This is a predicted structure of a 73-nucleotide RNA (transfer RNA) from a Holophagales bacterium. It matches the Rfam family "tRNA". By type it is a transfer RNA. Its mean pLDDT, the model's own confidence on a scale to 100, is 83.

RNA sequence: AGGGGAGUAGCUCAGCUGGUAGAGCAGCGGAUUCCAAAUCCGCAGGUCGCGGGUUCGAAACCUGUCUCCCCUG
Numbered sequence: 001a002g003g004g005g006a007g008u009a010g011c012u013c014a015g016c017u018g019g020u021a022g023a024g025c026a027g028c029g030g031a032u033u034c035c036a037a038a039u040c041c042g043c044a045g046g047u048c049g050c051g052g053g054u055u056c057g058a059a060a061c062c063u064g065u066c067u068c069c070c071c072u073g
Stems, first nucleotide, its partner, number of pairs: 001072007010025004019056001027043005049065005
């Protein structure tokens, strides 16, 4: 330098053919308990790496760019 993959909640990851952003764990509150753990119920938590474009509508499609990993030279 060229090619490929990944980037979504604090962490690990889903998200189908463009149509409400989700799960588990963690956190907070409650139930239970003599107190805890475990279990159960509830709550909160997101500029979807960043900019621009297409579209009635974009996490998804197009484009630029950043970071990480792999391959080629």